[in-house]
Context: one part of a larger RNA
RNA sequence: UGACGGGGGCCCGCACAAGCGGAGGAACAUGUGGUUUAAUUCGAUGAUACGCGAGGAACCUUACCCGGGCUUGAAUUGCAUCUGACGUACCUUGAAAGAGGUAUUUCUUCGGACAGAUGUGAAGGUGCUGCAUGGUUGUCGUCAGCUCGUGCCGUGAGGUGUCGGCUUAAGUGCCAUAACGAGCGCAACCCUUGUCAUCAGUUACUAGCAGGUCAAGCUGAGGACUCUGAUGAGACUGCCAUCGCAAGAUGUGAGGAAGGGAGGGAUGACGUCAAAUCAGCACGGCCCUUACGUCCGGGGCUACACACGUGUUACAAUGGGAGGUACAAUAGGCCGCUACCCGGCGACGGGAUGUCAAUCCCCAAAUCCUCUCUCAGUUCGGACUGGAGUCUGCAACCCGACUCCACGAAGCUGGAUUCGCUAGUAAUCGCGCAUCAGCCACGGCGCGGUGAAUACGUUCCCGGGCCUUGUACA
Numbered sequence: 001u002g003a004c005g006g007g008g009g010c011c012c013g014c015a016c017a018a019g020c021g022g023a024g025g026a027a028c029a030u031g032u033g034g035u036u037u038a039a040u041u042c043g044a045u046g047a048u049a050c051g052c053g054a055g056g057a058a059c060c061u062u063a064c065c066c067g068g069g070c071u072u073g074a075a076u077u078g079c080a081u082c083u084g085a086c087g088u089a090c091c092u093u094g095a096a097a098g099a100g101g102u103a104u105u106u107c108u109u110c111g112g113a114c115a116g117a118u119g120u121g122a123a124g125g126u127g128c129u130g131c132a133u134g135g136u137u138g139u140c141g142u143c144a145g146c147u148c149g150u151g152c153c154g155u156g157a158g159g160u161g162u163c164g165g166c167u168u169a170a171g172u173g174c175c176a177u178a179a180c181g182a183g184c185g186c187a188a189c190c191c192u193u194g195u196c197a198u199c200a201g202u203u204a205c206u207a208g209c210a211g212g213u214c215a216a217g218c219u220g221a222g223g224a225c226u227c228u229g230a231u232g233a234g235a236c237u238g239c240c241a242u243c244g245c246a247a248g249a250u251g252u253g254a255g256g257a258a259g260g261g262a263g264g265g266a267u268g269a270c271g272u273c274a275a276a277u278c279a280g281c282a283c284g285g286c287c288c289u290u291a292c293g294u295c296c297g298g299g300g301c302u303a304c305a306c307a308c309g310u311g312u313u314a315c316a317a318u319g320g321g322a323g324g325u326a327c328a329a330u331a332g333g334c335c336g337c338u339a340c341c342c343g344g345c346g347a348c349g350g351g352a353u354g355u356c357a358a359u360c361c362c363c364a365a366a367u368c369c370u371c372u373c374u375c376a377g378u379u380c381g382g383a384c385u386g387g388a389g390u391c392u393g394c395a396a397c398c399c400g401a402c403u404c405c406a407c408g409a410a411g412c413u414g415g416a417u418u419c420g421c422u423a424g425u426a427a428u429c430g431c432g433c434a435u436c437a438g439c440c441a442c443g444g445c446g447c448g449g450u451g452a453a454u455a456c457g458u459u460c461c462c463g464g465g466c467c468u469u470g471u472a473c474a
Base pairs, nucleotide, nucleotide: 001474002473003471004470005469007468008467009466010465011464012463013462015458016457019421020420021419022418023417026313027312028311029310030309031308032307033306034304035303042053043052064299065298066297067296068295069294070293076122077121078120079119080118081117082116083115084114087104088103089102090101091100092099093098106113107112124288125287127286128285129284133282134281135277136276137275138273140271145184146183147182148181149180150179151160152159153158164175165174166173190265191264192263193262195233196232197231198230199229200228201227205222206221209220210219211218236259239253240251241250242249243248315414319373320372321371322370323369324368332361333360336355337354340351341350342349343348380411385406386405387404388403389402390401391400427450428449429448430447431446432445433444
């Protein structure tokens, strides 16, 4: 100087407390461990691995296993020699890849172009090392810290500044001060939501005028409103009151759409964990080179006594079922989205129309009203299984999703323990997108609808910041 303490002081955080809803028990989905296997490819492992890399494993992917092939090789390229091809059509063999064969077949300025064969130089490797590395990322932590120049103090390591008082979300400020300044962080500048104004309006809108319909901005028209999108305004403790030297704090204060950081996002200091990644990419070294390269067929990554994590659905009456009925937003659409009609109980099929889209399409559910069920393993719950189908795709046996009929398991609120959340939040309800032929999505990322409870407080648990003290630690 740090680090540590079941030392002290001050302070903060859904850290505790106060609440609400979960997990841990059940079934299923998914990841992991273990076991098994010819192979169950590899990586990630307290917090910071385990619905993670994977934003799509039937083939492909694919890196693994078995088998069959190729060897300048699947792709790119230099040189030398030789050939005339390449391609097209077809035959034999084969699971395919591949191997063998038949027919046909170039241009030329004669240098060559193009293609193949042979040889050769580069190849190729998801092989090893993340403890050789770059780049990127997680975490402490959006915590308030980490440093420098000059000066001063100390033999020196180093200290001071950065401490103290008050204040703040903040090393944010104010005051004090052997320090005076400065940098990286904080904040602000950026995006977005909330209010208003101006400008601009079609595909959006429709107040007034006119036309028109069963109805409808449907049409003329309009530039008011909504909305779209551009430019501005607006919030600053600015005003008032109280406290305070000041910084600032408080107020069911005024005005205001918004009030004291208005809400959300992006933004992550010096560094820590030899943290993660050589399998995204790049790259040093090592290793393989008729194979550790590469092509193909099949299998595996989907196994199953078991253990754990993360989720979904439930155990019901604030509910289940039936009929009627209202209201979104984000986004997406031509190998697409499809109105409407017909067939089918349905998944879907057959027609047909609009739309490269503010124009057309995809578009809610919980809600509300009426009826029913009456506390039961049930009209709860839907696993599992049998049968019959639909769709995608070369192909659904291993191993897809969906539909209909039948079957109807466990489960009656879950031990110790444990997680999330402070407001349009939790809880709950549906919708969209990426990947994608299809989909094992109950996942991920977004969107809107309905919409709470509680916070006395900081003694305690956890993590963190500052000062101080002790130390057999560095």